[in-house]
A computed fold for a 267-nucleotide part of an RNA from a Planctomycetaceae bacterium, annotated as large-subunit ribosomal RNA, domain VI. Taxonomically the source falls in Planctomycetaceae (Bacteria, Pseudomonadati, Planctomycetota, Planctomycetales).
Context: one part of a larger RNA
RNA sequence: CGCAGGAUACUUGAGAGGAGUUGACCAUAGUACGAGAGGACCUGGUUGAACGUACCUCUAGUGUUCCGGUUGUCCUGCCAAGGGCAUAGCCGGGUAGCUAUGUACGGAACGGAUAACCGCUGAAAGCAUCUAAGCGGGAAGCCGACCUCAAGAUUAGGUAUCCCGGACCGCAAGGUCCCUAAAGGCCCCUUGAAGACUACAAGGUGAUAGGCCGGGUGUGGAAGCGCAGCAAUGCGUGGAGCUGACCGGUACUAAUCGGCCGUGCGG
Repeated sequence: CGCAGGAUACUUGAGAGGAGUUGACCAUAGUACGAGAGGACCUGGUUGAACGUACCUCUAGUGUUCCGGUUGUCCUGCCAAGGGCAUAGCCGGGUAGCUAUGUACGGAACGGAUAACCGCUGAAAGCAUCUAAGCGGGAAGCCGACCUCAAGAUUAGGUAUCCCGGACCGCAAGGUCCCUAAAGGCCCCUUGAAGACUACAAGGUGAUAGGCCGGGUGUGGAAGCGCAGCAAUGCGUGGAGCUGACCGGUACUAAUCGGCCGUGCGG
């Protein structure tokens, strides 16, 4: 820009893409078959491999915004307690998120038309013949079925709902004057398990973000004080103190005030 008014939701599915793999074991059954050795079709069940999709409850990793230990040095006047730098100084753990090695699920079943092939009926050609007319069966393959996208599918679809004037001229489209900016959308702002940007999603006086409060999680026993010890240190107060991204609550702070687009019933 189009989809012959504008708008908001929900959809149909032309079409396109994805997926499509396979082993072992058990039963049938040591049956059919076979002198024996051996050893099935069919059917039902179980469990894997690789691959794929989603997810983070578990397991495992990361987690330079969390906690602790510790070395050297400088600083906060000193002690104590802390801070900076040294690869995050080094080391031990670890929330959210992101992950796989983890968890869940998938291939299928089923229907249709077929290939090779197997048939029924059957002439040409009194026989025979699956074929010439006609009718069946038959593949991991084909078309559906399953998953995803999808009306720019210009054949531009469908459904529901919402919104919009008076006078005059004109057959109408439309034009002039006055009035009016609807429904809705955007700008801007607070943000996001959304994201390169854009888009998408939530919100703008309300739980959108921050703060605060409560909880969770992690770390692992804070500082200060007291006690014991010459001291290092230990014990008590006390599962202490601290705790990012997690869960919930709460308008304290910031989303202020505003502006713009969009018209007027539509060949």